A computed fold for a 71-nucleotide RNA from an uncultured Lachnospiraceae bacterium, annotated as transfer RNA. Its Rfam family is "tRNA". It is annotated as a transfer RNA.
């Protein structure tokens, strides 16, 4: 220089083209004489940018950024 794979919550991950979820973490609250454990709530995301479609996290073109690989 080419190819591949990937990019979703603070973290690890989901998610047939149709309402973005679990889990740990945070934060209230009930339990406790407290704290830890349990229990119930509550909030927080789809790399950017165009395109197809009635409708895109998912499907295409480009771009960014990481991983591998070939040279």
């Nucleotide at each position: 220089g080419c190819c591949a794979u990937u990019a979703u919550a603070g973290u690890a991950c989901a998610a047939c083209g149709g309402c973005a979820g679990u889990a740990c973490a945070g934060c209230c609250g009930c339990c406790u004489u407290g704290u830890a454990a349990g229990c119930g709530g509550c909030g927080a995301a789809u790399c950017c940018u165009g395109g197809u479609u009635c409708g895109a996290u998912u499907c295409c073109g480009g771009g960014u950024g990481a991983u591998g690989g070939c040279u």